[in-house]
RNA sequence: AUAAUACUUCAGGGCAGAGUGAAAUUCUCUACUGGCGGUAAACUCCGCGAACCAAUAAUGGCCGAACUGGUGAAAUUCCAGUAGCAACAGUUAAAGUCUGGAUGAAAGAAGUGUUUU
Numbered sequence: 001a002u003a004a005u006a007c008u009u010c011a012g013g014g015c016a017g018a019g020u021g022a023a024a025u026u027c028u029c030u031a032c033u034g035g036c037g038g039u040a041a042a043c044u045c046c047g048c049g050a051a052c053c054a055a056u057a058a059u060g061g062c063c064g065a066a067c068u069g070g071u072g073a074a075a076u077u078c079c080a081g082u083a084g085c086a087a088c089a090g091u092u093a094a095a096g097u098c099u100g101g102a103u104g105a106a107a108g109a110a111g112u113g114u115u116u117u
Base pairs, nucleotide, nucleotide: 001117003115004114005113006112007111008110009109010108017029018028019027031097032096033086034085035048036047037046038045043084044083052061053060054059066082067081068080069079070078088100089099090098
């Protein structure tokens, strides 16, 4: 270093300002945020996780949204412009951003031990 196996640790962000109203961080204007792996560096490609549904587990189902131009060997990933999307439950008023399940779970990341080549 390779492979197998056991264990440990880590593993999600965001309503600033204004308007209406009896009441809204939920509506309107505007602001802000973007899990993991792959690939030219991705919230929007491909795949996965979480959430939700099937009483529960295995397992299965469900699971949002992007175009144009530029550079380049290569980019729906970079740069420029203009768009769009975001579980469930709760709430004096409808939530990606508040509260809650959750000091949870997990894709996965890193490390340690043992064995093997």
This is a predicted structure of a 117-nucleotide RNA (FMN riboswitch aptamer (RFN element)) from Faecalibacillus faecis. Lineage of the source: Bacteria > Bacillota > Erysipelotrichales > Coprobacillaceae > Faecalibacillus.